Predicted 3D model of a 178-nucleotide RNA (Lysine riboswitch aptamer) from Negativicutes bacterium UBA1444. Its mean pLDDT, the model's own confidence on a scale to 100, is 79. Lineage of the source: Bacteria > Bacillati > Bacillota > Negativicutes.
């Protein structure tokens, strides 16, 4: 000095990402419990077992009582910048759920694919919801790099086009060369 290439460290994008948590609103006068009346055989999450039921299941109506989880906005704390989210396939009863069991559900693990970021709109799914989340598509915005043009040769600024985070910037080291 170090092109191309390999390994490492530290950073940046902003309505940035995620977790935990206090109170709050909503969920909801819902579920559920009790009681009265009517009706009259089923109810029990997906499956199986079990349990309850004519001494009245379940449903409807009246009266009385009356939640919670998930999700949400603000605040606080923490960890971070494939942060994180998600599709497909496979696995798991270690934790939670239901009377018990079953990977059944939440959840967790592995492989692999997609998404730079937030946002708006449309469609679909989840959801009590007009909140929010997810998937697909489109729009403008924004950060980054490359290319083109102009200012003003470099730097820098502006405009346009395009790509993707396995990226970009800084720094360091190895190999190779002198």
């Nucleotide at each position: 000095g170090g092109a191309c290439g390999g390994a490492g460290u530290a950073g940046a994008g902003g309505a940035g990402c995620a977790a935990c948590u206090u109170g709050c609103a909503u969920u909801a006068g819902u579920a559920c419990c009790g009681u009265u009346g009517a009706u009259g055989a089923g109810a029990u999450u997906g499956u199986g077992c079990g349990u309850c039921g004519a001494g009245g299941a379940g449903u409807c109506a009246g009266c009385g009582g009356g939640a919670a989880a998930g999700g949400g906005a603000c605040g606080g704390u923490u960890g971070c910048c494939g942060a994180a989210g998600u599709g497909u396939u496979g696995g798991u009863c270690a934790a939670u759920g239901g009377g018990c069991a079953c990977g059944c559900a939440u959840a967790c693990c592995a492989a692999u694919g997609c998404u730079g970021g937030g946002u708006u709109c449309a469609u679909g799914c989840c959801g009590a919801a007009c909140a929010g989340g997810c998937a697909u598509g489109a729009g403008a915005c924004u950060g980054u790099c490359a290319c083109c043009a102009a200012u003003a040769u470099c730097c820098a600024u502006u405009g346009g086009u395009g790509g993707a985070g396995a990226g970009c910037u800084a720094u360091c080291u190895c190999a190779u060369g002198g």